Predicted 3D model of a 160-nucleotide RNA (c-di-AMP riboswitch aptamer (ydaO/yuaA leader)) from an Actinomycetota bacterium. The prediction has a mean pLDDT of 76. The model forms 96% of the base pairs in the Rfam consensus. The sequence was found by an Rfam model in a public genome assembly.
[in-house]
RNA sequence: UCGACAUCAAGGCUGAACCGCGGUCGCGCCAGUGCGACGGCGGCUGGGGGAACCAAUCGCGCCGCUUGCGGCGCACGGGGCGAGUCGCCGGUGAAUCCGGUGUAGCGCAUUUCCAGCGCGAGCCCGUCAGCUCACCUCGGAAGCCUGUGGAAACGGAGGA
Numbered sequence: 001u002c003g004a005c006a007u008c009a010a011g012g013c014u015g016a017a018c019c020g021c022g023g024u025c026g027c028g029c030c031a032g033u034g035c036g037a038c039g040g041c042g043g044c045u046g047g048g049g050g051a052a053c054c055a056a057u058c059g060c061g062c063c064g065c066u067u068g069c070g071g072c073g074c075a076c077g078g079g080g081c082g083a084g085u086c087g088c089c090g091g092u093g094a095a096u097c098c099g100g101u102g103u104a105g106c107g108c109a110u111u112u113c114c115a116g117c118g119c120g121a122g123c124c125c126g127u128c129a130g131c132u133c134a135c136c137u138c139g140g141a142a143g144c145c146u147g148u149g150g151a152a153a154c155g156g157a158g159g160a
Base pairs, nucleotide, nucleotide: 011145012144013143014142018043019042020041021040023038024037025036026035027034044140045139046138047137048136049135054130059074060073061072062071063070064069065068077128078125079124080123081122086102087101088100089099090098091097105119106118107117108116110153111152112151113150114149115148
């Protein structure tokens, strides 16, 4: 001097996953009042269930009867959070699995446009849920280091 890794601080990214005020316990400190865990209250915020109206609905077989209703069986399920859906090709005879290639959609430090770079997952409920007032109920995690550029607008700070 260069590169890599780790830690701390500051500043941030995806996301609802933030702000404030006390308490208890533990570890430090002896002049410090720091760190961590648990839980409480308040503010703010994200989701689910849930009337009327509206929307939607009529699978097959058997039995009963009040002849279009009920019961049973078979086949097929259905739904939620989230941008994370839907195709084509192949792995196979079949895959909700694997790979490739696209795509609805989503993200990249205020917003819009244009380029550029990425994502296009995962989990849960358990045969059950459309919308939905009142009402009921659950969450406020986790993972990371992107600063991409141009034009325009808005806002803030500083200087004269």